The part of an RNA shown here (small-subunit ribosomal RNA, 5' domain) has 578 nucleotides and comes from Stephanopyxis turris. Rfam family: Eukaryotic small subunit ribosomal RNA. Its Rfam clan is "SSU clan". The RNAcentral record of the full RNA draws on ENA.

Context: one part of a larger RNA
RNA sequence: UACGCUCGCAUUUAAGAUUAAGCCAUGCAUGUGUCAGUUUAAAAAUUUAUUUGAGACUGUGAAUGGCUCAUUAUAUCAGUUAUAGUUUAUUUGAUAGUCCCUUACUACUUGGAUAACCGUAGUAAUUCUAGAGCUAAUACAUGCAUCAAGACCUGACAUUUUUUGAAGGGUUGUAUUUAUUAGAUUACAAAACCAUCCCUCUUUUAGAGGCUAGUGUGGUGAAUCAUGAUAAGUUUGCGGAUCGCAUGGCUCCAUGCCGGCGACAGAUCAUAUAAGUUUCUGCCCUAUCAGCUUUGGAUGGUAGGGUAUUGGCCUACCAUGGCAUUAACGGGUAACGGGAGAUCAGGGUUUGACUCCGGAGAGGGAGCCUGAGAGACGGCUACCACAUCCAAGGAAGGCAGCAGGCGCGCAAAUUACCCAAUCCUGACACAGGGAGGUAGUGACGAUUAAUAACAAUGCUGGGCCUUUUCAGGUCUGGCAAUUGGAAUGAGAACGAUGUAAACACCCUAUCGAGGACCAAUUGGAGGGCAAGUCUGGUGCCAGCAGCCGCGGUAAUUCCAGCUCCAAUAGCGUAUAUU
Repeated sequence: UACGCUCGCAUUUAAGAUUAAGCCAUGCAUGUGUCAGUUUAAAAAUUUAUUUGAGACUGUGAAUGGCUCAUUAUAUCAGUUAUAGUUUAUUUGAUAGUCCCUUACUACUUGGAUAACCGUAGUAAUUCUAGAGCUAAUACAUGCAUCAAGACCUGACAUUUUUUGAAGGGUUGUAUUUAUUAGAUUACAAAACCAUCCCUCUUUUAGAGGCUAGUGUGGUGAAUCAUGAUAAGUUUGCGGAUCGCAUGGCUCCAUGCCGGCGACAGAUCAUAUAAGUUUCUGCCCUAUCAGCUUUGGAUGGUAGGGUAUUGGCCUACCAUGGCAUUAACGGGUAACGGGAGAUCAGGGUUUGACUCCGGAGAGGGAGCCUGAGAGACGGCUACCACAUCCAAGGAAGGCAGCAGGCGCGCAAAUUACCCAAUCCUGACACAGGGAGGUAGUGACGAUUAAUAACAAUGCUGGGCCUUUUCAGGUCUGGCAAUUGGAAUGAGAACGAUGUAAACACCCUAUCGAGGACCAAUUGGAGGGCAAGUCUGGUGCCAGCAGCCGCGGUAAUUCCAGCUCCAAUAGCGUAUAUU
């Protein structure tokens, strides 16, 4: 694990893995709305000013969850590294004065569409569509303003004429691509030279001597790192034309200016989260598998392409390597890996489809769109295999989600109820969720523990004390077709509780026990191995018997009756394993 017989209560609980990752009718399992994107529903409600709000556009989710274990043997996986080789919607925290080229400009706000809607149509048919007519935006586009300082390049001119000054002009946000550059420090001194400033002296268009100072540079074990700078480029990404709630202040009283708290959006950097690659070590059986790999990449190099990034990942050109009895390569596996389970003195052996973690897959292969994320299947496109509807022209499909059906088999439950709990998703306190919970089926398994207890009487024992030994007393046992009242739940059931609503449990009025019920079974009774040499039947037959054996006319073993033994709401059988 399955089967057989049996089954009163309560709690808990596995459950179409094994065989067919075989096939599926039907229904459901993914949607979502706030004060805060968009409403003229010819919808509704009234307090006639709003509210509710179908449908639709927009945004977001649908890559989570759930199921299964077919593949898969250095693959997955586990522990351990690395990312200085990368991406990350969302979370949380920071950060953005620079947009124009400037004679005639919307910045109190720019442009054109489209759905829903209304009407006209097509088809046998679908979650199919076409044509006409409107109308929105945080959809799709376009696009200003406010308010610095400095730096770099150039340089009309001026000048004490070989040195300084300088109007003006150009460039200058961040991101992105390429190139250059800074991002320092190897030991310790001295002198001279040059320039500036200051001091002293002198032959004062100038010469000589002295004096002091020369500043800055983050981080790592390690970088072409962080961070700067310069030059050239960019199908120029971003730098708010959005929404809600409060409404206040200032005056020059203009439909003037200023202003709070949020929502949503937004690029970059960090953060959390997640992912991708990656280091080392570790895997079952097999030699009736000994050589394997390589111009159709095998091993390495250089360059490029591709990628989020590394890499023969791919391409070009080179080299000839790489692995193997320390078992390569091949084959098998009724092989997803691990945490774990069973058995165990120690050591081991064995299981692990299955609730946690990781992987893989959605009939089989392949390809792809969208997106932060998929090589997605409750997305799409082909092919193959199945298979549905049809008016025969066409159209639609994927339960290894939850129920349910067929098939397969030794082998496995309801087409139930609910979002109340746990959590998840969404624009969200509100919706949705076969995730999940609740009942139903359920002797997979586990736990609790009814089927009687007591007394009197009678019978019968044991120890002790008396000896009225024919017995008596005392302390205790057992048995009984006797008698007696007591005690209970199994069950039934008002009520309450429980619950989303119920069921059940837990409480609880009222009913509810005398043997013929409210009645315990399953296997055994020669040995192993606890328990009969009792009766009837059978007669090496029928049968039993794990093994030894039993049975041929007195069967301790068969078939029965009686009695007894073992475990007991369970026991037996088969199989696998220790």